[in-house]
Parts: sequence; C1' cells; structure tokens
RNA sequence: GUCAGGUUCGUCUAAUCGGCUAGGACACUACUCUUUCAAGGUAGAAACAGGGGUUCGAAUCCCCUACCUGAUA
Repeated sequence: GUCAGGUUCGUCUAAUCGGCUAGGACACUACUCUUUCAAGGUAGAAACAGGGGUUCGAAUCCCCUACCUGAUA
C1' cells in the first nucleotide's frame, strides 16, 4: 500500500430484514433495611467513534475520515 473485521453508559455487553423513551449485568449516587458495616430492597444518573448521504423514519443501509485487530507483499 491492498483486503477483511471491529468502534454502543465508567466496564462488559444486547438490540430480528430500518420503526416503542437504545435494554441488561457489574460499578456509581440517593433512600430504605440493620445498633453499625456488608448483603438485600426501591429509585436515579449514564452510551450508538466523527462527518455526510439515502429514507416518512438510521445504532442498523451507502460513502469519507479517525482509531483498533487480523491477513497479504
């Protein structure tokens, strides 16, 4: 250089052939429970790598860019 795959809450991850407020676990915060802590219970905050296009509608399809992984010479 070329080709292939990947990038989603703090971490790990789900999301059918494009359609509900993007879901779950752990962690975090508040409350509760307890003499206290832990555990448990309830509630909450938190994400689609960036840009553009297609579409009534895009995490999902297409293009470009960035980064990661692999293959190739």